Predicted 3D model of a 90-nucleotide RNA (c-di-GMP-I-GGC riboswitch aptamer) from a Planctomycetota bacterium.
């Protein structure tokens, strides 16, 4: 120093509930703790999700499905990038 994850100090917070902002996914704050060694930061690849003026199907009530296309959410889905506390066995 790398793997790796015992201790110990500390840290993060999901579901739900309040309040906000957003058309919506979903973001902040406050409760709260299911989890978590990066669950700190990045939307690059892939994924999933939300809206849409258009595109295609299909139907006529302007529905439905598709997801080609544009915007947009997720970092606690994977993987890549980045920084990074501690130090017992391997």
């Nucleotide at each position: 120093c790398c793997u790796c994850g015992a201790a110990a100090g500390g840290g993060c917070a999901a579901a739900c509930c309040g309040g906000u902002c957003g058309c919506a996914a979903g973001g902040c704050c406050g409760g709260g703790a299911c989890g978590c060694a990066a669950a700190g930061c990045u939307a690059a690849g892939g994924g999933c999700c939300g809206c849409g003026c258009a595109c295609g199907a299909u139907g006529c009530g302007u529905g439905u499905c598709g997801g080609u296309c544009g915007c947009g959410g997720c970092a606690g889905c994977c993987u890549g990038g980045u920084u990074g506390c501690c130090g017992a066995a391997u």